[in-house]
Context: one part of a larger RNA
RNA sequence: CUCUCUCUAAGGAACUCGGCAAACUGGCCCCGUAACUUCGGAAGAAGGGGCGCCCUCUAAAAUCGUUAAAAAUAUUAGAGGGUCGCAGUGACCAGACUCCGGUGACUGUUUAUCAAAAACACAGGUUUCCGCAAAGUCGUAAGACGAUAUAUGGGAGCUGACGCCUGCCCAGUGCCGGAAGGUUAAGGAAGUUGGUUAUUAAGUAAUUAAGAAGCUGACGACUGAAGCCCCGGUGAACGGCGGUCGUAACUAUAACGAUCCUAAGGUAACGAAAUUCAUUGCCAAGUAAGUUUUGGCCCGCACGAAUGGCGUAACAAUCGGAGUACUGUCUCGGAGAGAGACUCG
Numbered sequence: 001c002u003c004u005c006u007c008u009a010a011g012g013a014a015c016u017c018g019g020c021a022a023a024c025u026g027g028c029c030c031c032g033u034a035a036c037u038u039c040g041g042a043a044g045a046a047g048g049g050g051c052g053c054c055c056u057c058u059a060a061a062a063u064c065g066u067u068a069a070a071a072a073u074a075u076u077a078g079a080g081g082g083u084c085g086c087a088g089u090g091a092c093c094a095g096a097c098u099c100c101g102g103u104g105a106c107u108g109u110u111u112a113u114c115a116a117a118a119a120c121a122c123a124g125g126u127u128u129c130c131g132c133a134a135a136g137u138c139g140u141a142a143g144a145c146g147a148u149a150u151a152u153g154g155g156a157g158c159u160g161a162c163g164c165c166u167g168c169c170c171a172g173u174g175c176c177g178g179a180a181g182g183u184u185a186a187g188g189a190a191g192u193u194g195g196u197u198a199u200u201a202a203g204u205a206a207u208u209a210a211g212a213a214g215c216u217g218a219c220g221a222c223u224g225a226a227g228c229c230c231c232g233g234u235g236a237a238c239g240g241c242g243g244u245c246g247u248a249a250c251u252a253u254a255a256c257g258a259u260c261c262u263a264a265g266g267u268a269a270c271g272a273a274a275u276u277c278a279u280u281g282c283c284a285a286g287u288a289a290g291u292u293u294u295g296g297c298c299c300g301c302a303c304g305a306a307u308g309g310c311g312u313a314a315c316a317a318u319c320g321g322a323g324u325a326c327u328g329u330c331u332c333g334g335a336g337a338g339a340g341a342c343u344c345g
Base pairs, nucleotide, nucleotide: 001340002339003338004337005336006335007334008333010331011330014329019326027051028050029049030048031047036041038161052083053082054081055080056079057078058077059076060075084088096324097323098322099321100320101319102318103316104315108120109119124159125158126157127156128155129154130153136145137144138143162311163310164309165308167241168240169239172238173237174234175233176232177231178230181229182228183227187223188222191219192218193217194216195215196214199210200209201208202207242260243259244258245257246256270300281297282296283295284294285293
């Protein structure tokens, strides 16, 4: 010097990103216990008092032991008296507490091996699909799951207890419904046309010309479904939810008006917020001093309603702020124990 511990004057978080770590608290009995609340809780709230040993007395339902049976004893509770120490849950064991705020309702789950959380799940809400040979899923198939279930059931999506609520837009995209018209495939097809040649004609002949039926190639009016175009609906479907100018008898502001654009122009609630750039916004509280914190304000760069909005008792190894107590975290070090390191052997 390192590790694991013990003690430490005065101060008591001045340490530090941050009370990290440590200390405080601690058991049982009695008293007592606030806001808030979903009336269950909060609550071991908080905050107080008692506790050893000896003697005496009082009470005790049931059970056990002893006994022929009972009493006494033992055990538990209470009362009184006495006694020792600094200290009686004497060691070990054994909650620190309170206040304000964010987030998530809760118990639960998770990155085996750097993340336990505000992430996932959840009961509840809601939309949608599915009538059973179900929808959906796995498989080439057979077949299987769904389910030895049957819409109070099963699959999928979003939201996430509970309370109060959940506004406007269907123009675009999606989905659902519609069928008049437009477009539209294979196939069918009246018709048009090419090839081939039995045959006919010409020629001495080679050959040339014409050419039915059949076969075959090309074109083809017309016919021809869904889809798309089209019409309507639908937001707890994907999503979206404006600008400029003027105006009130101080000023300022603008309930009001004008105008442009749009599918419609953000309602309620909340708001410098896990969202606010400017920003340490401004005012207030707390401190001697507060970029954090809390309460307001609203000029929301860039909140906002199941990609849910705002609250909310309880809960949390959750995150932020404050206080009491407590302490070697610190001022600022010191002393000691054990184990290492180091030296000698």
Molecule: large-subunit ribosomal RNA, domain IV
Organism: Candidatus Kaiserbacteria bacterium